[in-house]
RNA sequence: GGAGUCGGCCGGGUGGUCGCCGCGCCUUUGGGCGCGGAGGAAAGUCCGGGCUCCACAGGGCAGGGUGCCAGGUAACGCCUGGGGGGCGUGAGCCCACGGAAAGUGCCACAGAGAAUAGACCGCCGAUGGCCUUCCCUCGGGAAGGCACAGGUAAGGGUGAAACGGUGCGGUAAGAGCGCACCGCGCGACCGGCAACGGUUCGCGGCACGGCAAACCCCACCCGGAGCAAGGCCAAAUAGAGGGGCGAUGGCGUGGCCCGCGCCGCUCCCGGGUAGACCGCUAGAGGCGCGCGGUGACGCGCGUCCCAGAGGAAUGACCACCCUCGACAGAACCCGGCUUACAGGCCGACUCCCCCU
Numbered sequence: 001g002g003a004g005u006c007g008g009c010c011g012g013g014u015g016g017u018c019g020c021c022g023c024g025c026c027u028u029u030g031g032g033c034g035c036g037g038a039g040g041a042a043a044g045u046c047c048g049g050g051c052u053c054c055a056c057a058g059g060g061c062a063g064g065g066u067g068c069c070a071g072g073u074a075a076c077g078c079c080u081g082g083g084g085g086g087c088g089u090g091a092g093c094c095c096a097c098g099g100a101a102a103g104u105g106c107c108a109c110a111g112a113g114a115a116u117a118g119a120c121c122g123c124c125g126a127u128g129g130c131c132u133u134c135c136c137u138c139g140g141g142a143a144g145g146c147a148c149a150g151g152u153a154a155g156g157g158u159g160a161a162a163c164g165g166u167g168c169g170g171u172a173a174g175a176g177c178g179c180a181c182c183g184c185g186c187g188a189c190c191g192g193c194a195a196c197g198g199u200u201c202g203c204g205g206c207a208c209g210g211c212a213a214a215c216c217c218c219a220c221c222c223g224g225a226g227c228a229a230g231g232c233c234a235a236a237u238a239g240a241g242g243g244g245c246g247a248u249g250g251c252g253u254g255g256c257c258c259g260c261g262c263c264g265c266u267c268c269c270g271g272g273u274a275g276a277c278c279g280c281u282a283g284a285g286g287c288g289c290g291c292g293g294u295g296a297c298g299c300g301c302g303u304c305c306c307a308g309a310g311g312a313a314u315g316a317c318c319a320c321c322c323u324c325g326a327c328a329g330a331a332c333c334c335g336g337c338u339u340a341c342a343g344g345c346c347g348a349c350u351c352c353c354c355c356u
Base pairs, nucleotide, nucleotide: 001352002351003350004349005348006347007346008345009344010343012321013320014319015318016317017316018315020037021036022035023034024033025032026031039327043338044337046336047335048334049333050332051226052225053224054223058258059257060256061255063222064221065220066219067218068082069081070080071079072078083097084095085094086093087092098217099216103215104214105211106210107209120156121155122152123151124150129146130145131144132143133142134141135140164182165181166180167179168178169177183206184204185203186202187201188200189198190197191196230278231277233275239269241268242267243266244265245264249263250262251261252260253259285304286303287302288301289300290299291298292297
């Protein structure tokens, strides 16, 4: 100097004039003054909760969710650290990461053969058959070639993947056929809370791949509905209407069963009213410092109040600064994840090149 990786922050601001919403004070009830007023994702509605009601609510089955270990947290499918696997020269990044010896199922096409498989091209091939040559004392012996019976899966091919790998021996040629090492399985020992690991030891030639984001098996977890939850006040009214189930019952409890509770439940036709308030913002809260911890985070002290609309509050104009403005607007509230994002700032680490 270049290229990259990870983490954090900002993401318009200041002043003025009108105009909105909330709170507080004053008020001659007309208003005046002061303070505050959208996000890092407010988005998606994907998870987990707080809160409210069913309701004072148990057990089981079905169903659903998660899936290495240990922690964090109110909790989680989140976060942190570790283990294993994969990618990358590396800093780092990703994982839908329990089980294939409980069972069932699938692996197209190609290929001989795709999980107790298999012979296409090859390799070997006699004790028997055929041919040629040589030797020899008739007989017979030796060498070479061909075909077959038979053997083989080391070499080649097919394929995403071929039933362990390398080497040596052995064999007619080969093959864990035997051996050494590696790999695999079982066991012991050591380290670690554990997942797991091992320049450790022993036994075994060794069960034969992949897929469970295939069905399934295993472990753990799970009431429901939701702020249009729910509570309180006001207003108004028309029902001689018609059906169903009916205590051996009906209804409620997400589905089913048992149990429990209540004594009614439900459909159609017709009529009336629907306004205000609470819930609604002081929190599993923010910020600063200290301590503990590898870390997520926890504890202690101090300090601050930082939107509550209700068809939905931030608008318009002027001046200046500036990174010249991207993605984009709360609706009960939090903890996450995911998606979108112009531009700018800070820190740490990795690799390459050059100079000293």

This is a predicted structure of a 356-nucleotide RNA (Bacterial RNase P class A) from Halorhodospira sp. The coordinates come from a structure-prediction model, not an experiment, and the mean pLDDT is 78. Of the family's consensus pairs, 95% are formed in the model. The source organism's lineage runs through Bacteria, Pseudomonadati, Gammaproteobacteria, Ectothiorhodospiraceae and Halorhodospira.